This is a predicted structure of a 75-nucleotide RNA (transfer RNA) from a bacterium. The prediction has a mean pLDDT of 81. Rfam family: tRNA. Rfam classes the family as a transfer RNA. The RNAcentral record of the sequence draws on ENA.

RNA sequence: GAGACUGUAGCUCAGUGGUAGAGCAACGGGCUUUUAACCUGUUGGUCGAGAGUUCAAGUCUCUCCAGUCUCACCA
Numbered sequence: 001g002a003g004a005c006u007g008u009a010g011c012u013c014a015g016u017g018g019u020a021g022a023g024c025a026a027c028g029g030g031c032u033u034u035u036a037a038c039c040u041g042u043u044g045g046u047c048g049a050g051a052g053u054u055c056a057a058g059u060c061u062c063u064c065c066a067g068u069c070u071c072a073c074c075a
Stems, first nucleotide, its partner, number of pairs: 001071007010024004018055001026042005048064005
């Protein structure tokens, strides 16, 4: 330098253009002599940034940023 893939909750990840979710974690309650386990509830998101298309975008298009991989180049 070229190409591919990834970016969504604190973490790991789902998510057919039509209300943003699960598990774990955190916090509260129940149970227990206590802890753990178990049961139950709650909180938590500018969906990497910006623009475009659309009645409507996490999802489609473009640019940029970050990361991973492959190839090429370099003495």